[in-house]
Formats: sequence, structure tokens, C1' cells
RNA sequence: GAGCAGCGCAUCUAGGGUUCCGCCUCAUUCGUUGUUGUGAGGGACUGGUCCGAGAGAUGCCGCCGCUGCGGCAAAUUCCGCGCGGUACACGGCGGGGCAAAAUCCCGGGAGAG
Repeated sequence: GAGCAGCGCAUCUAGGGUUCCGCCUCAUUCGUUGUUGUGAGGGACUGGUCCGAGAGAUGCCGCCGCUGCGGCAAAUUCCGCGCGGUACACGGCGGGGCAAAAUCCCGGGAGAG
């Protein structure tokens, strides 16, 4: 420096914040109190909606292999089925977008081994 059999999709989780819901605080409204309504604030508010992992889980699909099985005039080549495989993986700062943040994206990056 080059190459290899995906760095696929879905659901969920760790995690994440605060647009909406809920909760809390304050103010105001309803003749008074209370309920109700409205407004402001709070995520060092457990939560619901929401975002969500290359190095987390599960499933599906794809791909590779097997002179394994079957189909067709025929097959190592096409189609289907079966079995096996799809490894390994330490990682900033900074920036990006959504309401905002994050193990999301830049990024299996920079860097390290």
C1' cells in the first nucleotide's frame, strides 16, 4: 500500500434529554373556599410519548461454503431445500441534527496496540 464473505433491516435494551403528556412550585381566574381554566418556571422530576448502540440482545434478510438432496433436456454454473459459516474489535477532543441530549451521525474516524 492492496485485498477479503454485510460493517444490512426490524424489534428491544443499556443509555439519553425535555417538544408533547403527566407530576411539582408559584401566580392568576371563577362573589368566598375548593374544584376548574390560564400563564410562568422545574429533567440533581420516578414516569408515558420521543431519540437510541460498529465494538449490547434477539429475529429476519443477504452473502460464502458443502460433487449434500431435489427440479428441469442439462448443470461445478440456474431454482428450491438442508447443514455449517458470517470472525475480531482499546478508542478521544471537537463538531452536527432533531425540542434537546446521548454509546445517534461525522466514526470500526483521529489516535493507540